[in-house]
Predicted 3D model of a 102-nucleotide RNA (Glycine riboswitch aptamer) from a soil metagenome. The model forms 91% of the base pairs in the Rfam consensus. The sequence is in RNAcentral, with records from MGnify.
RNA sequence: CUGCGCGGGAGAGAUCGUCGGGGCGCCGAGGCAAGACGGUGUGACCGGCGGCGCCGACGGAGCAACGGUCCGGAACCUCUCAGGCACAAGGGACCGCGCAGG
Numbered sequence: 001c002u003g004c005g006c007g008g009g010a011g012a013g014a015u016c017g018u019c020g021g022g023g024c025g026c027c028g029a030g031g032c033a034a035g036a037c038g039g040u041g042u043g044a045c046c047g048g049c050g051g052c053g054c055c056g057a058c059g060g061a062g063c064a065a066c067g068g069u070c071c072g073g074a075a076c077c078u079c080u081c082a083g084g085c086a087c088a089a090g091g092g093a094c095c096g097c098g099c100a101g102g
Base pairs, nucleotide, nucleotide: 001101002100003099004098005097006096007095008094013052015051016050017049018048019047020046021045023042024041025040026039027038028037053085054084055083059081060079061078062077066072067071
């Protein structure tokens, strides 16, 4: 220096709209009841798409000194293309421990 394993590890709308699914309520609706079907309403249950806002520590892009060239040349700096923005999960620069190799 590289790889692997384990551990730690931030930020930003529980935003608005729409569609779909599940659950629940009501109606069709009688029948002792149940099941199934259709319609309709409904959340901070799940998912897709779109609008506005935002984050930046995977990736990507840009640049200083310097070299002395139309070029090379950093980052946790800048930009946000991708990505991400309740909890959880996942990811995560970087850090610690261990192992292996150069």